[in-house]
RNA sequence: UCCGAUAAAGGCAAACCCGGUGAAAACCGGCGACGCAAAGCUAUGGGUCUACCAUCAUCCUAAUGAUCAUGACCGCCAGGCCGCCGAAG
Numbered sequence: 001u002c003c004g005a006u007a008a009a010g011g012c013a014a015a016c017c018c019g020g021u022g023a024a025a026a027c028c029g030g031c032g033a034c035g036c037a038a039a040g041c042u043a044u045g046g047g048u049c050u051a052c053c054a055u056c057a058u059c060c061u062a063a064u065g066a067u068c069a070u071g072a073c074c075g076c077c078a079g080g081c082c083g084c085c086g087a088a089g
Base pairs, nucleotide, nucleotide: 002089003086004085011036012035017030018029019028020027021026034075040081041080042079044078045077046076047073048072049071054067055066056065057064058063
């Protein structure tokens, strides 16, 4: 350094439920542990989700549908940055 143990110390916290924010995706706090060796940080590439607004269509003044990120997700994959512990190999 790779690697990651029925090790030790410590850490994070899915779903459900409650409160709040938001048009929504989702986020924040509480509760709670499905899991995680980067489940720490970062939207850079891909991907996924949403669609207030906008555009278009139907239509006709209000709805419905489609498309769209500048919105969201790092607990989807990859990249970048940083990092605890130390058995075996």
Molecule: c-di-GMP-I-GGC riboswitch aptamer
Organism: Anaerolineales bacterium